[in-house]
A computed fold for a 94-nucleotide RNA from an Armatimonadota bacterium, annotated as c-di-GMP-I riboswitch aptamer. The organism belongs to Armatimonadota, within Bacteria.

Order: sequence, then structure tokens, then C1' cells
RNA sequence: AUCCGAUAAAGGCAAACCCACAGAAAUGUGGGGGCGCAAAGCUAUGGGGUCUAAGUCCCGACGAGGGUCGGGAUAUGAUCGCCCGGCUGCCGAA
Repeated sequence: AUCCGAUAAAGGCAAACCCACAGAAAUGUGGGGGCGCAAAGCUAUGGGGUCUAAGUCCCGACGAGGGUCGGGAUAUGAUCGCCCGGCUGCCGAA
């Protein structure tokens, strides 16, 4: 130094749930909380998966019409605590 990861030490992060705020939603941010995590640090403009569907398109019903209601497809939205990859990093028993 690399691999590796201990019922080690010092410290770190924070799931569900609750409150507030932002958002169409998924979800995010702040506070409480603590299931877990050795990268649960960064990267969604590396790839795949998943979630959502404002807008757009299509279909149906109603309506003279503008349109209204319902259904379907779609990411340009979201997730790195879904997986693989990339970048960076604390500690040091075997």
C1' cells in the first nucleotide's frame, strides 16, 4: 500500500412512524425518532430496475359546441437505504 472487516476504539449516517414545509404525485427538506449501515459519502448527465404521471397523445361516455367525466400509454419527474459501475474517504485485530 492492496485485499479484508473485529460484540476493538474514536466518531459518523439514519428505516418505519409522528409534526411542519415544498410538490400534481412519486418524493424531498427541517425537527423528533432509531430499523439498520464500513461507504447508508458523492455520482440519476454511466447502465439496468422500480415508483409517480403534471404536461402530451390515444380511447370511451355525455354534450349543438367550447368542454366535462372515466380509462390507457408516456419522464422530461423521483429513487444511490434496489442492483451493477465510476469518484472520494475514517479506523486497524485476524
Rfam family: c-di-GMP-I riboswitch aptamer. From the family's description: GEMM was predicted in a large-scale screen for bacterial structured RNA regulatory elements.
The prediction has a mean pLDDT of 89.